Two RNAs folded together computationally: RNase P RNA and transfer RNA, 440 nucleotides in total. The coordinates come from a structure-prediction model, not an experiment, and the mean pLDDT is 75.
RNA sequence: CCAGAGGGUCGGGCGGCCGCGGACGCGCAAGCGUCCGAGGAAAGUCCGGGCUCCACGGAACGACGGUGCCGGCUAAUUACCGGCGGGGGCGACCCCAGGGAAAGUGCCACAGAAAGCAAACCGCCGGGCUUCGGCCGGGUAAGGGCGAAAGGGUGGGGUAAGAGCCCACCGCGGGACCGGCAACGGGACCGGCACGGUAAACCCCACCGGGAGCAAGACCGAAUAGGGGCGGCACAUGGGCCUGUUCCGGCUCGUCGCCCGGGUUGGUUGCUGGACCCUGUCCGUAAGGGCAGGGCGAGAGGAAUGGUCGCCUAUCCCUCGCGAGAGGGUGGACAGAACCCGGCUUACAGACCCUCUGGCCUU
RNA sequence: CGGGGAGUGGCGCAGCCUGGUAGCGCAUCUGCUUUGGGAGCAGAGGGUCGCAGGUUCGAAUCCUGUCUCCCCGACCA
Repeated sequence: CCAGAGGGUCGGGCGGCCGCGGACGCGCAAGCGUCCGAGGAAAGUCCGGGCUCCACGGAACGACGGUGCCGGCUAAUUACCGGCGGGGGCGACCCCAGGGAAAGUGCCACAGAAAGCAAACCGCCGGGCUUCGGCCGGGUAAGGGCGAAAGGGUGGGGUAAGAGCCCACCGCGGGACCGGCAACGGGACCGGCACGGUAAACCCCACCGGGAGCAAGACCGAAUAGGGGCGGCACAUGGGCCUGUUCCGGCUCGUCGCCCGGGUUGGUUGCUGGACCCUGUCCGUAAGGGCAGGGCGAGAGGAAUGGUCGCCUAUCCCUCGCGAGAGGGUGGACAGAACCCGGCUUACAGACCCUCUGGCCUU
Repeated sequence: CGGGGAGUGGCGCAGCCUGGUAGCGCAUCUGCUUUGGGAGCAGAGGGUCGCAGGUUCGAAUCCUGUCUCCCCGACCA
């Protein structure tokens, strides 16, 4: 210098004028002054929690949904961190829903003889018959062919031809023992090979999970017809509700479910100070945790955070120039809080920084 | 803001649960019929299954992400 990998920060700056929202202060009022006013994703709502109400009594069973290597972190999570195994890349590094297919069931289209207790279409081998074309009945999974997949691979021996039939190496299965918290790794030795794939098919095993969501919920005020219809059950040894079933238990006496009709479109609260942010230090590989100091950063109602001018600057375009560069024009990406927080995913013009890999050149 | 559902020829829908051939009706085109048209009869064409990735031998179907559209949700009594 070229090509690339991982991580982080920012995402226009300064000034003038006009404007918008909130809090506080001043003012009789009009208004004025001070301070504050979007994001790394505020998004998707994919996970997890806080908070709130309902169900909130107890036990057992079942159903449904989710998750799935090991260890750790955390309020919590399958999504974070570290490791293990597998795959990709020369490499830095990246990706993986990564338990169980020797518990059972299902499926494997087309093609092919045969697709899951294997199988003989062609071929090969030997036997019998023969009209010499072939036919019949055996053996054989080495070769051909079909397929995504044909029941270990290569080489040698062996054989009528063959075959783990035998041997060597590789693969596979089991495995005393060793290392590691574990996943797992190594492995003396044993087994001639049995055990195809699919669980993001049913399922088995283990673990987790009550439901709804700030339009949750609480308080005050106003208004109306505490109305009507349909359905279930029913006057207490019964009915209804307690989210499936059973048992015990509790509440209620008319209740439950659905629908139609009526009234209001007000105020306060929940509401933003919190698993918060920054800096330093200690522990830890890290996620993260402890301690100390400092800080307050939108909380509104369909809902503000903007416009314009000047200078500078990134990008892009045009012209000139061999080139370095010069002149002119354009002019900032994705997007936008609505109870809050952690993680993930998705969108994003461009700029900068750190670490590392491969190649080439120079010293 | 919160919750739920759907994308398949030009239009309206099946198929998805249980993965292997994408089908039905209307519409379009061609031919027959008719003096001509309509109707009728016969036949034909037309689909990246919204988009991207994954699982699988194989995806409209299963899983994940994303885009678009639609529906529901105030309180009192």